[in-house]
Record summary: A computed fold for a 131-nucleotide RNA from Paenibacillus anaericanus, annotated as SAM riboswitch aptamer (S box leader). The coordinates come from a structure-prediction model, not an experiment, and the mean pLDDT is 77. Lineage of the source: Bacteria > Bacillota > Bacilli > Caryophanales > Paenibacillus. Rfam family: SAM riboswitch aptamer (S box leader). Its family is annotated with regulation of gene expression in the Gene Ontology. The sequence is in RNAcentral, with records from Rfam.

Parts: sequence; structure tokens; C1' cells
RNA sequence: AUCUUAUCAAGAGCAGGUGGAGGGACAGGCCCGAUGACACCCGGCAACCGGCGAUUUAUCGUACGGUGCUAAUUCUUGCAGAACCGAACUCUUUGUGACCACUACGGUCCUCGGUUUCUGAGAGAUGAGAG
Repeated sequence: AUCUUAUCAAGAGCAGGUGGAGGGACAGGCCCGAUGACACCCGGCAACCGGCGAUUUAUCGUACGGUGCUAAUUCUUGCAGAACCGAACUCUUUGUGACCACUACGGUCCUCGGUUUCUGAGAGAUGAGAG
């Protein structure tokens, strides 16, 4: 690297130290950043694993050890389905669509689209285990 499994809506320095330019995984968007981001140290948060304690034996508690995390829901979208909405004619863009009814309003279906909502997947991150 890969596979399995669990979790990802809460929490954590607006005044700490070093350092000095990009950073938020990828792409689009949107943000953070010399009023100093990102990173490292310190501080802090958190019960995933171990330890310890309690116990209704499966849970609870506890930051002691191992990780992890510490802007924005995993910042948001990225694929599929459902709901809802829209499809005009003067003009650049997405049906002058089909059927039923018809004076007109209208109804059904398919297709396409959406600064919308929901569900699931994918991708990613972290823990534990496998190899």
C1' cells in the first nucleotide's frame, strides 16, 4: 500500500512560545491568512485501545499510558434515488415533446434542468484488528 469493522451535528488558547507563506485531502465553489494562517512546542478537548476503579457482566467512570483531534456539519457540492419546482418565444441557454380534453382554463406521461429538501452510496479522516 491493501482488507475488515466502528465513528465523523458535540467538545477544545479571539491576548501562550518558535517560525514566516501559503492553507482548508482531490476538482469546482466558498472561506482562513503579515491584525501572522499552515506547521512544531506548550496548553486544552475527547473514552477508540490499554491500565485502574465500580458493577445489573455488559455497561459506567477515570486523561495514567498509546493514538487522535483542537475555523467553518467531514466547510460545501462532486454519484444514485425520492419529493418539490420549472421548461419560455422578443432575445444567448435547458422539450416550440407525446397523449387526453378543448372556446378557454386544464390533466397524464416521458425527457431535460434546478443557489431547494430528504435518504443512501462514493470519496476522505481517525481508532481497533488482519495481513